[in-house]
RNA sequence: GGGGCAGUAGCUCAGCUGGUAGAGCGAUGGUCUCCAAAACCAUAGGUCGGGGGUUCGAGCCCUCCCUGCCCCG
Numbered sequence: 001g002g003g004g005c006a007g008u009a010g011c012u013c014a015g016c017u018g019g020u021a022g023a024g025c026g027a028u029g030g031u032c033u034c035c036a037a038a039a040c041c042a043u044a045g046g047u048c049g050g051g052g053g054u055u056c057g058a059g060c061c062c063u064c065c066c067u068g069c070c071c072c073g
Base pairs, nucleotide, nucleotide: 001072002071003070004069005068006067007066010025011024012023013022019056027043028042029041030040031039049065050064051063052062053061
């Protein structure tokens, strides 16, 4: 220099052919218990890596960049 993959909640990851952003773990509160753990219930938590574009509508499509990993030279 060229190519590929990934970036979504604190962490690990889903998100179908573009149509209300989700799960598990973790956190917080509650029930239970003498207390705690476990179990169960509930709640909070998101600029979907950044800019621009297409569209009535973008996590998803197009484009340029950033970061990480891998391959080629």
Transfer RNA from a Thermoleophilaceae bacterium, 73 nucleotides, folded computationally. Its mean pLDDT, the model's own confidence on a scale to 100, is 82. Rfam family: tRNA. RNAcentral holds the sequence, with entries from ENA.